The prediction has a mean pLDDT of 82. This is a predicted structure of a 1467-nucleotide RNA (small-subunit ribosomal RNA) from a metagenome. The RNAcentral record of the sequence draws on SILVA. Its Rfam family is "Bacterial small subunit ribosomal RNA".
RNA sequence: AGUGAGCCGCAAGGCAAGCGAGGAGGUGAAGGCGAGAUAGCGGCAAACGGGUGAGUAACACGUGAGUAAUUUACCUUUGAGACGGCGAUAGCCUCGCGAAAGUGAGGGUAAUAAUCGAUGUGUUUACGGCGGCACAAGCUGUCGUAAGUAAAGGUGGCUCGUAAGAGCUGCCGCUCAAAGAUGAGCUCGCGUCCUAUCAGCUAGUUGGUAGGGUAAUGGCCUACCAAGGCUUUUGACGGGUAGCUGGCCUGAGAGGGUGGUCAGCCACACGGGGACUGAGACACUGCCCCGACUCCUACGGGAGGCUGCAGUCGAGGAUCUUUAGCAAUGGACGAAAGUCUGACUAUGCGACGCCGCGUGAGGGAUGAAGGUUUUCGGAUCGUAAACCUCUUUCGAUGGGGAAGAAGCCCUUAGUAUAAAUAGUACUAAGGGGUGCCGGUACCUAGAGAAGAAGCCACGGCUAACUCCGUGCCAGCAGCCGCGGUAAUACGGAGGUGGCGAGCGUUACUCGGAUUCAUUGGGUGUAAAGGGCAGGUAGGUGUUCUGCUAAGUUGGAAGUGAAAUCCUUUGGCUCAACCAAAGAACUGCUUCCAAAACUGGCGGAAUUGAGGCUAAAAGAGGAGAGCGGAAUUCCCGGUGUAAGGGUGAAAUCUGUAGAUAUCGGGAGGAACACCAGCGGCGAAGGCGGCUCUCUGGUUUAGAUCUGACACUAAGCUGCGAAAGCUAGGGGAGCAAACAGGAUUAGAUACCCUGGUAGUCCUAGCCGUAAACGAUGAGCACUAGGUGUUGGGGGUUUAUCCUUCAGCGCCGUAAGAUAACUCGUUAAGUGCUCCACCUGGGGACUACGACCGCAAGGUUAAAACUCAAAGGGAUUGACGGGGGCCCGCACAAGCGGUGGAACAUGUGGUUUAAUUCGACGCUACGCGAGGAACCUCACCAGGGCUUGACAUGCAGGAAGUAGUGACCCGAAAGGCAAACCAUCUGUCAAGUCAGAAGCCUGCACAGGUGUUGCAUGGCUGUCGUCAGCUCGUGUCGUGAGAUGUUGGGUUAAGUCCCGCAACGAGCGCAACCAUUAUUCUUAGUUGCUACUCUUGAAAGCCGAAAGGCUUAGAGAGGCACUCUAAGGAGACUGCCCGCGAUAAGCGGGAGGAAGGUGGUGAUGACGUCAAGUCAGUACGGCCCUUACGCCCUGGGCUACACACGUGUUACAAUGCCCACUACAAAGCGUUGCCAAACCGCGAGGUGGAGCUAAUCGCAAAAAGGUGGGCUCAGUUCAGAUUGGAGUCUGCAACUCGACUCCAUGAAGACGGAAUCGCUAGUAAUGGCGGAUCAGCUACGCCGCCGUGAAUACGUUCCCGGGCCUUGUACACACCGCCCGUCAAGCGAUGGAAGCUGGUGGUACCUGAAAUCCCCGUUUACCGGGGCUUAAGGUAAAACUGGUGACUGGCGCUAAGUCGUAACAAGGUA
Repeated sequence: AGUGAGCCGCAAGGCAAGCGAGGAGGUGAAGGCGAGAUAGCGGCAAACGGGUGAGUAACACGUGAGUAAUUUACCUUUGAGACGGCGAUAGCCUCGCGAAAGUGAGGGUAAUAAUCGAUGUGUUUACGGCGGCACAAGCUGUCGUAAGUAAAGGUGGCUCGUAAGAGCUGCCGCUCAAAGAUGAGCUCGCGUCCUAUCAGCUAGUUGGUAGGGUAAUGGCCUACCAAGGCUUUUGACGGGUAGCUGGCCUGAGAGGGUGGUCAGCCACACGGGGACUGAGACACUGCCCCGACUCCUACGGGAGGCUGCAGUCGAGGAUCUUUAGCAAUGGACGAAAGUCUGACUAUGCGACGCCGCGUGAGGGAUGAAGGUUUUCGGAUCGUAAACCUCUUUCGAUGGGGAAGAAGCCCUUAGUAUAAAUAGUACUAAGGGGUGCCGGUACCUAGAGAAGAAGCCACGGCUAACUCCGUGCCAGCAGCCGCGGUAAUACGGAGGUGGCGAGCGUUACUCGGAUUCAUUGGGUGUAAAGGGCAGGUAGGUGUUCUGCUAAGUUGGAAGUGAAAUCCUUUGGCUCAACCAAAGAACUGCUUCCAAAACUGGCGGAAUUGAGGCUAAAAGAGGAGAGCGGAAUUCCCGGUGUAAGGGUGAAAUCUGUAGAUAUCGGGAGGAACACCAGCGGCGAAGGCGGCUCUCUGGUUUAGAUCUGACACUAAGCUGCGAAAGCUAGGGGAGCAAACAGGAUUAGAUACCCUGGUAGUCCUAGCCGUAAACGAUGAGCACUAGGUGUUGGGGGUUUAUCCUUCAGCGCCGUAAGAUAACUCGUUAAGUGCUCCACCUGGGGACUACGACCGCAAGGUUAAAACUCAAAGGGAUUGACGGGGGCCCGCACAAGCGGUGGAACAUGUGGUUUAAUUCGACGCUACGCGAGGAACCUCACCAGGGCUUGACAUGCAGGAAGUAGUGACCCGAAAGGCAAACCAUCUGUCAAGUCAGAAGCCUGCACAGGUGUUGCAUGGCUGUCGUCAGCUCGUGUCGUGAGAUGUUGGGUUAAGUCCCGCAACGAGCGCAACCAUUAUUCUUAGUUGCUACUCUUGAAAGCCGAAAGGCUUAGAGAGGCACUCUAAGGAGACUGCCCGCGAUAAGCGGGAGGAAGGUGGUGAUGACGUCAAGUCAGUACGGCCCUUACGCCCUGGGCUACACACGUGUUACAAUGCCCACUACAAAGCGUUGCCAAACCGCGAGGUGGAGCUAAUCGCAAAAAGGUGGGCUCAGUUCAGAUUGGAGUCUGCAACUCGACUCCAUGAAGACGGAAUCGCUAGUAAUGGCGGAUCAGCUACGCCGCCGUGAAUACGUUCCCGGGCCUUGUACACACCGCCCGUCAAGCGAUGGAAGCUGGUGGUACCUGAAAUCCCCGUUUACCGGGGCUUAAGGUAAAACUGGUGACUGGCGCUAAGUCGUAACAAGGUA
């Protein structure tokens, strides 16, 4: 404080709780005994066990030795002992100090605590003697003498004794020694990371002597002496990083990585220093001191150390229970019972790993519903589900229920000890009790498919595919790469694949990676041979022989801890896991043996190497001297106007006399011809001649030495050009510089000048594509050919042979990615050196060394990319080459570009001027007919199952259809009136249905989008001669060959050759037309000939009349023509050329001659060429509108620009009159004759014609005649005015034509540019399609008249073939470089600023050992040496940061140029 029965009080609250007597119960002193607890003294342990990996590159670790240089408590064995004394001190009591921690003084007391003496088997030391061993300092055995040196008791039992105690005996303990075992110390061989951008380090340093110290060796420490020691490629010293190992992961192995758990060793315990105790520590939970930090405090002073187990906080991407028990195993102590033990055993948490198990099994087709998809049929999820029949592991519930336990205690018996039946030890039997886990493992009963599946992926690698959404967005991504409207790659869905209580990602390691290459790589061109030589260390090294035994080989012994791995067994139901045995541990050490090979020592040899003698060649080097030609300059002569230079020019020189030419002189540099893939040298390099000095090489002889050799890090020397220093020299050339050109610019290329320099002397520099991009040496492995210098031989030659060089060829073999190399190797081997490891950053930065400087040598990282590179192949391209072709150029003719007009396009405008086509290959193109329509555009008015198709359902009844009047611009609306058809049934317009109408649903419709989703068609290269395939062969391959080559052609046409042989698509031919001819046929064609007729025409005639002719008719089919079939032309014939071929040139004949002309015919492919607006078609989009209808407008606009055309500019013309000759077409909604009218367009008219019949229809240029006479005209005709005609519903916007009038520009066209090679160009007219009409001058055809020129292939353009180069392959409209500007990133330098590290010098100096002193022991005090920490100073090294600054990398389509790739336009 809460609560509180009962009583009192209305309530707040109060009483219970004043004293005394009696009773019951409880507590209980001193002393004794027993048990226990606590504290203290003493002993042992606490140095184990447990944690961590900071430090450490070291004898720390591993392995193997050594210790004759040592120690070891407890334990075991052996020997000998343990006798007699002494004084204290805790605890305890009393009294103090302090906040506390703690501590002081006084009084008692014990011991297995301390201490003194004795004894000495022994042991230690000294001396002496005798053995054994050892490489040795020495070790060891033994004998003698002298000196030093120990100890502690406790307890069980028996006997004796009154007791104290004594004796005997057991156990434990104690002392001195010896030995063992175990542990530890020390020493040594070998092994043990990166860095040389760390190359010199060291004063206790190296050694000696003496002393100290230690268990023990030793500079471990001290003094003195000496001046050494370590290291140089076997990496000292320094820096960085790191505990080491058994093992673990990976790998075929060799290796590479790693050291968590378990085990061995080491180190550490808040950071640093120090000793004490002890057998053992310099001690994790001991002590002292300094420091940092935390806590307590009375401010005086104290306390602490989880890297023990749990746990907390912090940091972080991230890592557990403040659990149970000593039951087991183990440890410490104890005589033992036992006590302690966060060691340990259990448990909890975490799918973190490994292993095992389950989430069901069998049947089940209507292939359900649903989802997804669809070609709308279906397919798929899918026997999957539902449904039926079973089973019950695991889980849940109920029941039972271990092993892990033996020690230990008690009793009895036996054995040993002992006198003993006590005791103690051991053995056996019986009994008792001990379990954290845990009622766990396990067993069992009943129930019930019941409670239990996810994650990732599906473009390739890599198993697994579709739909939708998105639209270079959002996003994905390990690499390649996906995404810009059809995404198997993003997101979702369905399906599928994989794994499964897991799956996927991230991080790391090994593998693949032979990509650091010992096994097991390379270096000509991919990265990589040092510029070259001399030579040191090192590495390697000829033949024979003897010895040796280091390497090597064999054997034996020791060791290689255990665990792990492997094999075989066994135990948990299996497995993971655990256990046992074996094997293995590839290593190290010792001994023995062998002696081939390597090494060592010795002896010989001559072939490697070198010397000697005799010859030989040479631009080998250094120095001195000499020579001629040429350039330039100077002097003089002659001479006159230019010279010089270039693509062209100019600057420049020159009348003050140049250039040119002649003579003379000066000076410097370089040495023509000879001269040569010839010579010499190590390389760089060396070139007139002579002399001096000098190096090397080769040949021959076989005379000498006797392995003297090869290579070569470091080192030393030489080392082109340029450059530097000093002094000379300076003719020519010539950076810089100046001027002139070129050019958009031209700091260049070209030109005129010109200084350093180039030359010499002396000295630096030390680099080059210093290249054979090929290191040196030795040996081996087909040849052919040329050449230089020697030797030999003979048959004396254009000979053979042999050395040493220098070249070429070569599929001998071999090598190589290929190219190529190939006795001068890049082949086959050996030895040694150098170098490489993706590209860029970077032949760089920093540091170091060298240099006078310039700079050189050595040489990174951050960052960034997915390539960079080599060789070869096919293409394409080239301001590369060769050959060839084409109206490509040239030669010609005529145009365009200037004018006006027409037409198309751009632009602009507009309500709209619909859309498409854009170099050639868009622009008189789609359009071969825009007034309405067309029509897609605009404005306005309307319709909504629709203008059109199909299906379904329903409905209405004068339905379908025709449709007057009215409104309206029309569409449309309203609507009188008239009035059906077919089928069935039928007496019947009666019923039912069809068609049609209305309503609704599906759907129609879209010239809306995508030609870069498509089909089809087309353009273009190009009617160019090419494009391919099969088989074979060659090549690793891509590919090549064929298809190239020699000829030839229009042609990949043909011939020949050939590792090719064949074939296909193209070429050609076949087809059509045209040129000649034959046959057949003969109307509507033709009319020679025959007959008839016959003029108004002509001639003759006086006339009658005659004749002729046009014409008509009848025969006829000869001719023309028509249209069917043949013939003909094939280089067939001749000559020449050519390979005798193919073929070419010429000729004959022929109508035609070399494809007779023309057309049709367009290979593989290219241009994402064109077209969704011709049609078709996928996807997307609109659905009372992006569909449909209508009226009007627009596509016809107009400052301008371009393309294509027409008409012209005139006299080769224009105008007028007369006159002649075609072809091919078209015509019944049509062509339209004659005749008449009109100036004319045209009108009237109507014959003929469905066309070899009739018509359009006149052909025009031409011819004849006349006019015009050079002019803006009798050229030209635009524009405009007026009047008309025709078509059409309608000519205003916006038609054509006619007549009259008007009469513009234009006088042949700048730069530039187009077409055409023969019946062509040019020029003249005619026809047709479309079409009512027409903008047609367009287009497509037809015929008439009818040329010129082509030397030729240099050039422009395009193309074909071969070849060459390439950094191109979207293919030159390619690729690509550098500055500048912008953003981002990392980095170097830098005035400085600020940390860290280890030393040096000096100052101060705790604790503590040691030394000295204070009295001798102890304690204590003082001093000293050393020293932690701290401070001061100057340097050093190494980080961070830093205004500013340097370059670098990356980035979207920025700026300026165009350096490189082709001869890249200056290689």